The RNA shown here (Guanidine-I riboswitch aptamer) has 107 nucleotides and comes from a Betaproteobacteria bacterium. Of the family's consensus pairs, 100% are formed in the model. Its Rfam family is "Guanidine-I riboswitch aptamer". About the family: This family represents a conserved RNA structure found upstream of the ykkC and yxkD genes in Bacillus subtilis and related genes in other bacteria. The prediction has a mean pLDDT of 84. It was read from a public genome assembly, where an Rfam model found it.

[in-house]
RNA sequence: GACCAGGGUCGCUAGGGUUCCGGUCACGCUAGCGCGUGACGUCUGGUCCGAGAGCAACCGGCCUUCCCGCGCGGGAGGCUCCACGGAGGGACAAAAGCCCGGGAGAG
Repeated sequence: GACCAGGGUCGCUAGGGUUCCGGUCACGCUAGCGCGUGACGUCUGGUCCGAGAGCAACCGGCCUUCCCGCGCGGGAGGCUCCACGGAGGGACAAAAGCCCGGGAGAG
C1' cells in the first nucleotide's frame, strides 16, 4: 500500500422532530355542553422516525462432541472480539445517535 472479513432480522431504549391525536393560546359561533379557524414542539405526552461504535432475543456462521435411515440430517456445548470520529448533504410532515458512514479524519 492492496484485498478479504468483522453477518441478518425483530423488539426495546438513548435520542428526534411535528403529519396525525392530545394540549395551550387567540378569534369566531353556541342558551349551554361544545364546535370551527389559526398559531405554538422554547407543549410533559400518545401515534410516528430511531442507533456500526446502546440493550435484548431469534436466526446465521465457525469449532468440539454425540446419534443416525450417512443426507444441504438431528441433539448438546463453546465462540461470534475491538470500535475516537467531524463538517456537509439526503429522505419522510419534519428532525435526529436514521442514510451517505466501521465514511473523511485521528490514534